Context: one part of a larger RNA
RNA sequence: GAACGAACGCUGGCAGCGUGGAUUAGGCAUGCAAGUCGUACGGGGAGGGCGGAGAUAGCAAUAUUUCCGCCUCUUCCAGUGGCGGAAGGGCGAGUAAUGCCUGGACAACCUGCCCCUUUGCUGGGAAUAACGCGGGGAAACCCGUGCUAAUGCCGAAUGAGGCGCCCGAGGGCAUCCCCGGAGCGCCAAAGGCGGGGACCGCAAGGCCUGCCGCAGAGGGAGGGGUCCGGGUACCAUCAGCUAGUUGGUGGGGUAACGGCCUACCAAGGCGACGACGGUUAGCUGGUCUGAGAGGACGACCAGCCGCACUGGGACUGAGAUACUGCCCGGACUCCUACGGGAGGCUGCAGUCGAGGAUCAUUCGCAAUGGGCGCAAGCCUGACGAUGCGACGCUGCGUGGAGGAUGGAGGCCCUCGGGUCGUAAACUCCUGUCAUGGCGGAAGAGGCGGAGGCGGCGAACGGCCGCCCGAGUUGACGGUACGCCAAGAGGAAGCCACGGCUAACACUGUGCCAGCAGCCGCGGUAAUACAGAGGUGGCGAGCGUUGUUC
Numbered sequence: 001g002a003a004c005g006a007a008c009g010c011u012g013g014c015a016g017c018g019u020g021g022a023u024u025a026g027g028c029a030u031g032c033a034a035g036u037c038g039u040a041c042g043g044g045g046a047g048g049g050c051g052g053a054g055a056u057a058g059c060a061a062u063a064u065u066u067c068c069g070c071c072u073c074u075u076c077c078a079g080u081g082g083c084g085g086a087a088g089g090g091c092g093a094g095u096a097a098u099g100c101c102u103g104g105a106c107a108a109c110c111u112g113c114c115c116c117u118u119u120g121c122u123g124g125g126a127a128u129a130a131c132g133c134g135g136g137g138a139a140a141c142c143c144g145u146g147c148u149a150a151u152g153c154c155g156a157a158u159g160a161g162g163c164g165c166c167c168g169a170g171g172g173c174a175u176c177c178c179c180g181g182a183g184c185g186c187c188a189a190a191g192g193c194g195g196g197g198a199c200c201g202c203a204a205g206g207c208c209u210g211c212c213g214c215a216g217a218g219g220g221a222g223g224g225g226u227c228c229g230g231g232u233a234c235c236a237u238c239a240g241c242u243a244g245u246u247g248g249u250g251g252g253g254u255a256a257c258g259g260c261c262u263a264c265c266a267a268g269g270c271g272a273c274g275a276c277g278g279u280u281a282g283c284u285g286g287u288c289u290g291a292g293a294g295g296a297c298g299a300c301c302a303g304c305c306g307c308a309c310u311g312g313g314a315c316u317g318a319g320a321u322a323c324u325g326c327c328c329g330g331a332c333u334c335c336u337a338c339g340g341g342a343g344g345c346u347g348c349a350g351u352c353g354a355g356g357a358u359c360a361u362u363c364g365c366a367a368u369g370g371g372c373g374c375a376a377g378c379c380u381g382a383c384g385a386u387g388c389g390a391c392g393c394u395g396c397g398u399g400g401a402g403g404a405u406g407g408a409g410g411c412c413c414u415c416g417g418g419u420c421g422u423a424a425a426c427u428c429c430u431g432u433c434a435u436g437g438c439g440g441a442a443g444a445g446g447c448g449g450a451g452g453c454g455g456c457g458a459a460c461g462g463c464c465g466c467c468c469g470a471g472u473u474g475a476c477g478g479u480a481c482g483c484c485a486a487g488a489g490g491a492a493g494c495c496a497c498g499g500c501u502a503a504c505a506c507u508g509u510g511c512c513a514g515c516a517g518c519c520g521c522g523g524u525a526a527u528a529c530a531g532a533g534g535u536g537g538c539g540a541g542c543g544u545u546g547u548u549c
Stems, first nucleotide, its partner, number of pairs: 001549004006545005013396006019389002026352003030349003035083003040080002043077005048071010090307003099232008109224003114220008122156001124154002131146006161187005166181003170177002191212006199206002233279003240270003245267008282304004286297004309330005332343004360386001362385003368382001369380004399429004409420004433490001435485005443476001445473003451467006493538005498519003504533001506531003514521002
């Protein structure tokens, strides 16, 4: 000098963009952060419509109301079922290699949703929640019994195809791979919502057709798993380490190779090219600095890894170290009728504590993205916004021009004067920002009534695609921005002035009080302390401290 997720002191006008719990991976009140689908399914409640019976008022039409049944519609509620809760979000504890980076390998592998190709979706069964009844418990919740549905569960059929055995051709770096083939064995499925002529059927429907699905096979994309080479902090005041240890065979296990596991057999394996042990640490793209080489760092953003009160475990699933799933042990907190239960902010806010120190218990799903859904849509503390903090960067302003014979006042003085100083006053202007008023966005593409064209199709129906399109949709926000108005009006400080280092004289003090980055100042003339004047530097900041180069 530069830099910072900074802090502290003094000071502080505006805006834009960033950024903000680095310490106790300490404890947490409260709210929210993962749901969705009725086009998978059966119920319960409410509303609406229709029908029947009754009551009240009325002569009546009718109105109100009670009960029962049906219906489609609307809506709510849990439940079964599906998909998603493995993403998104947070943090850096652990980890020195089961990690990360880079380059390869898998003839040793998996892959839900998405895309392409292809084949199929036939016919049955038994349950069970909800619900009813009964019971237990303070509660959390649980038990018994009875009924019922499905795209839930279980058999059966079919097998284009796949897998296993077998045969043949070809290929390869071993195990093997690929292609073809007759035979044998094994392996599937589910329906839902709409529309409709002829024909069948009492009807439901069959049948045809559109959309969404389901099953099998092959391929793709994207994602993941595993293995190998190289690189990846310090300590040798850590020198020897090792029994599933190293290898083999058989078996098991996995999506898959493998001591991954197991039985037996052998006695190996690693190490000064640093094993083993200890300390520290998430790694990277990058960031800071530096002419570079290098050094230091790894906040924000992005990739990978790890973690989710602590330790262990599996289940489900295409996928799990499963943050807001389950089980067990532990510590802690809470409820309790003392028998027993509940919980996990390293999500967003917020709170206590510790600390030099780090924000709102805000608004919105309008945009982007995600989940579910045919869709409408619902959910989304991801995200978009706003707020707070000069924490950082950037921009703007605090006025401009003129103005002396140099006013007043301050300070200095050799008492002549000098200086603050064109500075002020004064004159003439301007109108940024702030203030008030008027107008007022982009961010919006979606969704979508009616209509048109094309495709599927037996079809003018229905569905799908395209065009057009009444209407509808913005948290920020009456914000940005524009115009008008008024008026210099509301807006400057901080540090330094002995040398390094730019900027000097006076008063006070008298080795005192104090200063100080280094050298050093202060003991009666202190440009070094303190005050005021002046000057220098930077400026909404300026200094100090800490840390890095």
A computed fold for a 549-nucleotide part of an RNA from a Kiritimatiellia bacterium, annotated as small-subunit ribosomal RNA, 5' domain. The organism belongs to Kiritimatiellia, within Bacteria. The sequence was found in a public genome assembly.